[in-house]
RNA sequence: CGCGGGGUAGAGAAGGAGUAUCUCGCCAGUCUCAUAAGCUGGAGAACGUUGGUGCAAUUCCAACCCCCGCAA
Repeated sequence: CGCGGGGUAGAGAAGGAGUAUCUCGCCAGUCUCAUAAGCUGGAGAACGUUGGUGCAAUUCCAACCCCCGCAA
């Protein structure tokens, strides 16, 4: 140099055109003598970057950056 997979809340994952979901964690409430567990609610992401297509892009396309493999 070539090929493949991946990058999405603090962590781990899902979602592959129509305003982003789940688990754990965090905060508050409830329950308890108290803690944990349980239950309820809430905050927290401009989806790696830049362009393109399109009414609309996290999603499709291109280039680039980073990570993990394969081959050489």
This is a predicted structure of a 72-nucleotide RNA (transfer RNA) from Parcubacteria bacterium DG_74_2. Rfam family: tRNA. Rfam's curators write: Transfer RNA (tRNA) molecules are approximately 80 nucleotides in length. RNAcentral holds the sequence, with entries from ENA. Its mean pLDDT, the model's own confidence on a scale to 100, is 84.